The RNA shown here (Group I catalytic intron) has 189 nucleotides. Its mean pLDDT, the model's own confidence on a scale to 100, is 77. Rfam family: Group I catalytic intron. Rfam's curators write: Group I catalytic introns are large self-splicing ribozymes. The literature on the family includes a 1996 paper in Science by Cate et al., "Crystal structure of a group I ribozyme domain: principles of RNA packing".
[in-house]
RNA sequence: AAGCUGUGUUAAUAAAAAUGCAGCCUUUGAUGGAAACAUCAAAGUGAAAACUGGGUUAAUUGUCGGGAAACCUUUUAAAUGGUAACCCGCAGCCAAGCCUGAAUAGGAAGGUUCAGAGACUAUACGCCCAGAGCCUAAGUCUAAAAAGAUAAGGCCAUGAGAUAGUCCACGCUUUUUGGAAACAAAAAG
Numbered sequence: 001a002a003g004c005u006g007u008g009u010u011a012a013u014a015a016a017a018a019u020g021c022a023g024c025c026u027u028u029g030a031u032g033g034a035a036a037c038a039u040c041a042a043a044g045u046g047a048a049a050a051c052u053g054g055g056u057u058a059a060u061u062g063u064c065g066g067g068a069a070a071c072c073u074u075u076u077a078a079a080u081g082g083u084a085a086c087c088c089g090c091a092g093c094c095a096a097g098c099c100u101g102a103a104u105a106g107g108a109a110g111g112u113u114c115a116g117a118g119a120c121u122a123u124a125c126g127c128c129c130a131g132a133g134c135c136u137a138a139g140u141c142u143a144a145a146a147a148g149a150u151a152a153g154g155c156c157a158u159g160a161g162a163u164a165g166u167c168c169a170c171g172c173u174u175u176u177u178g179g180a181a182a183c184a185a186a187a188a189g
Base pairs, nucleotide, nucleotide: 004023005022006021007020008019009018010017024046025044026043027042028041029040030039031038032037051131052130053129054128055127056126061091062090064089065088066087067086071082072081092112093111094110098107099106100105116168118167119166120165121164122163133155134154135153136152139150140149141148142147172189173188174187175186176185177184178183
């Protein structure tokens, strides 16, 4: 000086910068709700923030299917091609917990498929149980009223399409094949 938070791309690692995709916050509108608030859309003027403990780690398949920003190649420009952060869908399968059941079974949510081709071990930002904090309180109780308490409800972000590690691969050089190139596959070092 910049600066709300997260994550990718620009050969690899780190920083910075640019840029893509996400999550909150503030304001306005629509719908639902008594309300807190939730969902969707638009606009930004961005202060601060997004808790703790315990349980579970199984399945990990079909060369399955539909999309995709940025970036790379090409081009007057595009389209085509490549690569890919990621967004979904069908079938099959699945730990603890939940629902139904006499039961070996079924169901809902969620996960796996979905890393860098992948193997293994752990652990959550996954799933389950509980607690703390903050907010609302139509109903109920107290009360003349104001108001107070409380059942009950809400908020507590995204980041796991490999998160932390170990291995293996890739990143480097040469050759071959395909290709306009980018790039892809294979072999040797």